A computed fold for a 95-nucleotide RNA, annotated as SAM riboswitch aptamer (S box leader). Rfam family: SAM riboswitch aptamer (S box leader). About the family: The SAM riboswitch is found upstream of a number of genes which code for proteins involved in methionine or cysteine biosynthesis in Gram-positive bacteria. Rfam links the family to the GO term regulation of gene expression. It was read from a public genome assembly, where an Rfam model found it. Of the family's consensus pairs, 93% are formed in the model.
RNA sequence: ACCUUAUCAAGAGUGGCGGAGGAAACAGGUCCUAUGAAGCCCGGCAACCUGAUAUUCAAGGUGCUAAAUCCUGCGGUAUGACCGGAAGAUGAGGA
Numbered sequence: 001a002c003c004u005u006a007u008c009a010a011g012a013g014u015g016g017c018g019g020a021g022g023a024a025a026c027a028g029g030u031c032c033u034a035u036g037a038a039g040c041c042c043g044g045c046a047a048c049c050u051g052a053u054a055u056u057c058a059a060g061g062u063g064c065u066a067a068a069u070c071c072u073g074c075g076g077u078a079u080g081a082c083c084g085g086a087a088g089a090u091g092a093g094g095a
Stems, first nucleotide, its partner, number of pairs: 002094007013042001015041003021032003026073004043065003048061003051057002069087001074084004
C1' cells in the first nucleotide's frame, strides 16, 4: 500500500519551546493565524483494543484536542433541507 468491519453533529489549554503559515489532496467557498500558524513537549479528552476489584475504572496500546470529516463536488427526493454514495480519518481484524 490492499481487503473487511465499526465510528466520525458530544468532549478536550489563559501552559512551555517554536516562528509563518494552516484547515488531508484537487477545484470552488468559508474560515483560523504575529492577541503567534505548522511542528515538538506537557496537560487534557475519549473509551476502539488490552487490562481490572467491571453496565464502572482509566493502568497499558492507539487516537483525538477551532468550526459536522468546516461546507460543496456524485446520485435521489417532498430541494434554504434531508437521505445515500464517493473520498478521507481513526480503531479492530485479515491477507